[in-house]
Formats: sequence, C1' cells, structure tokens
RNA sequence: GCCAGCGUAGCUCAAUGGUAGAGCAACGGUUUUGUAAACCGUAGGUUGUCGGUCCGAGUCCGACCGCUGGCU
Repeated sequence: GCCAGCGUAGCUCAAUGGUAGAGCAACGGUUUUGUAAACCGUAGGUUGUCGGUCCGAGUCCGACCGCUGGCU
C1' cells in the first nucleotide's frame, strides 16, 4: 500500500428496516449468627464519528476514526 472482518450497558454478546435486550458484574431486599451461594427486584445505552436513503436506521449506502486478520 491492497483486501476482509469487527465497533451496541463496566465485561462477553444478541437484536427480519418498526418500543435496544440477555448473561456476568454493580446496587437494594429476602434468607443466614455472619459471609458466600440461592431467590426477588432496581439501575445502567448520544448503538465509534459525520453525512445520505427511507414514513421509520443498531440494521441499508458513503466518508472518516479505531481494533483484528490476510496479502504484498
């Protein structure tokens, strides 16, 4: 330099163009002499950035940024 993939909650990942969710972690509660475990609940998101298409974009298109892999 060229090609491909990925970017969503603190972490790991979902989500046919139609209200952004799960597990773990965090916090509160029940239980226990106490802790852990278990159970119940709560909170946590400008979906990498900027544009475009569309009635409607996490999803489709373009540019850019970052990460990973391949080729040279």

Transfer RNA from a bacterium, 72 nucleotides, folded computationally. Rfam family: tRNA. It is annotated as a transfer RNA. A reference for the family is Hou (1993), "The tertiary structure of tRNA and the development of the genetic code", Trends Biochem Sci. The RNAcentral record of the sequence draws on ENA.